Large-subunit ribosomal RNA, domain I from Streptococcus equi subsp. zooepidemicus, 543 nucleotides, folded computationally.
Its Rfam family is "Bacterial large subunit ribosomal RNA".
Context: one part of a larger RNA
RNA sequence: GGCGCACGGUGGAUGCCUUGGCACUAGAAGCCGAAGAAGGACGUGACAAACGACGAAAUGCUUUGGGGAGCUGUAAGUAAGCAAAGAUCCAGAGAUGUCCCGAAUGGGGAACCCACUAGCUGAUGGCUAGUAUCCAUAACUGUUAAGGUUAUGAGAAGGAAGACGCAGUGAACUGAAACAUCUAAGUAGCUGCAGGAAGAGAAAGCAAACGCGAUUGCCUGAGUAGCGGCGAGCGAAAAGGCAGGAGGGCAAACCGAAGAGUUUACUCUUCGGGGUUGUAGGACUGCGCUGUGGGACGACAAGAUUAUAGAAGAAGGCCUUGGGAAGGGUCGCCAAAGAGAGUAAUAGCCUCGUAUUCGAAAUAGUCUUUAACCCUAGCAGUAUCCUGAGUACGGCGAGACACGAGGAAUCUCGUCGGAAUCUGGGAGGACCAUCUCCCAACCCUAAAUACUCACUAGUGACCGAUAGUGAACCAGUACCGUGAGGGAAAGGUGAAAAGCACCCCGGGAGGGGAGUGAAAAGAGAACCUGAAACCGUGUGCCU
Numbered sequence: 001g002g003c004g005c006a007c008g009g010u011g012g013a014u015g016c017c018u019u020g021g022c023a024c025u026a027g028a029a030g031c032c033g034a035a036g037a038a039g040g041a042c043g044u045g046a047c048a049a050a051c052g053a054c055g056a057a058a059u060g061c062u063u064u065g066g067g068g069a070g071c072u073g074u075a076a077g078u079a080a081g082c083a084a085a086g087a088u089c090c091a092g093a094g095a096u097g098u099c100c101c102g103a104a105u106g107g108g109g110a111a112c113c114c115a116c117u118a119g120c121u122g123a124u125g126g127c128u129a130g131u132a133u134c135c136a137u138a139a140c141u142g143u144u145a146a147g148g149u150u151a152u153g154a155g156a157a158g159g160a161a162g163a164c165g166c167a168g169u170g171a172a173c174u175g176a177a178a179c180a181u182c183u184a185a186g187u188a189g190c191u192g193c194a195g196g197a198a199g200a201g202a203a204a205g206c207a208a209a210c211g212c213g214a215u216u217g218c219c220u221g222a223g224u225a226g227c228g229g230c231g232a233g234c235g236a237a238a239a240g241g242c243a244g245g246a247g248g249g250c251a252a253a254c255c256g257a258a259g260a261g262u263u264u265a266c267u268c269u270u271c272g273g274g275g276u277u278g279u280a281g282g283a284c285u286g287c288g289c290u291g292u293g294g295g296a297c298g299a300c301a302a303g304a305u306u307a308u309a310g311a312a313g314a315a316g317g318c319c320u321u322g323g324g325a326a327g328g329g330u331c332g333c334c335a336a337a338g339a340g341a342g343u344a345a346u347a348g349c350c351u352c353g354u355a356u357u358c359g360a361a362a363u364a365g366u367c368u369u370u371a372a373c374c375c376u377a378g379c380a381g382u383a384u385c386c387u388g389a390g391u392a393c394g395g396c397g398a399g400a401c402a403c404g405a406g407g408a409a410u411c412u413c414g415u416c417g418g419a420a421u422c423u424g425g426g427a428g429g430a431c432c433a434u435c436u437c438c439c440a441a442c443c444c445u446a447a448a449u450a451c452u453c454a455c456u457a458g459u460g461a462c463c464g465a466u467a468g469u470g471a472a473c474c475a476g477u478a479c480c481g482u483g484a485g486g487g488a489a490a491g492g493u494g495a496a497a498a499g500c501a502c503c504c505c506g507g508g509a510g511g512g513g514a515g516u517g518a519a520a521a522g523a524g525a526a527c528c529u530g531a532a533a534c535c536g537u538g539u540g541c542c543u
Stems, first nucleotide, its partner, number of pairs: 001542009015528001016492002020463002022460006029452002031159002039101002041098001042055003046078002050074002052059001061094006070082003106114003115131007133156002135153007164195001165193005175182001179229001205212002216243004226234002247444003250388001254273009278422001280387004284381004293375003301369008310358003316331005332349002334338001340352003393417008403429001424439005479486002499527001502513004
């Protein structure tokens, strides 16, 4: 030195565990903010660094309920106190909330400085209130203008949940085995605006010779019809089934009132009535109708119910092993409760609970009833009037439609032209005719649908500490970066600290006894188990 064997050290794998995560289900909720938010800074404790809580009224105050014996957070210490005259704690409502920063709003600046105006004052000071911008309305000024000043306003701003929605703008990598049309994709990104949903929505629609009857979502139709350097790829619709269902209001004609204008006969403006559709409807004329019905609204009030604290809640003993019984044995009991968790090992009957039942002073939600509010009629006539104009549509240029200019309808935009008026107009995929369907150029509209930061209850052929969130632990921390930003590692003594009094060696660290512990301290805080690599000690054999 090698190969074995035995015993160790180191190390932290493995096993077991779970405080934390992940995914989802049901319910409820879906906003906060100049009445100063979200988020911070700085403070507040007897001792107080951190976290949590709170805000100079500061580890808290008031009150209304609950609850019933201990309490002064994590946090184990000492001190000083509180509590059956009901504390601590839980819930509802309120007060305070740094005249701090932050949209930050008197000016400047993050958490700090510096002002002005008015009032009060014990007065070189202090206290209180106000003083940003924009918008709307009103008044004043100005020439009736432009502009300005002042007042009023729970007006706006800013935040969030990295979600969902609508809109504006809008890539590239990539694919096409290269690449340019095309694709990726109207995706990502950026921006604006919301709402609890949003958007869409009551046919100028589909259909096809039968018919349907707003919109939305799902299944299907269907990877079909089509589009496509007919490449890569893109990719419907109707019909059918289901969820959900809901329809309304204006403009105009006409009538009336007020005001204005002028050419004195009209016009215009505002308001009220009227009226709202396509087998046309309405105005208008004649007849008829006035209290029923409906509504998407629901004040005040009443009732019901739910949420935000809670309450009651059955039934087991003995023997045995053990440190410990919930295990084993034996004899019982409850069960609308044998879900689950804990308790020194595995408990229906020990504890908390569970089934079931009950409960609210206060606040809030929902539902029912209801006032107010809104709507609510037909028949006949058809001469006249009305029925959304720089609109429809056309040319040219684009975009959207599954549809890339194509035979390209349909929809939208730019630009240049530019109708008809019910004997009217649009559509049915060029266009024309016939036929059929519909009535544009105004507006509103619940539900079915999408999502989940946060709340409550639960579930898992989800993870179990290199997993599961980045984060089970004081983690968006430590640390890195000028910054935007990047971003960890780190769980387990024991049932209970019973956390080793005392003695010995040592300067200490550490160790040896003794003791605790059920055994084990080879569970001693570097603490469950304790693999391997790696490092040793002893010994056998070989060299």
The source organism's lineage runs through Bacteria, Bacilli, Lactobacillales, Streptococcus and Streptococcus equi.
RNAcentral holds the full RNA, with entries from ENA.
Model confidence (mean pLDDT): 83 of 100.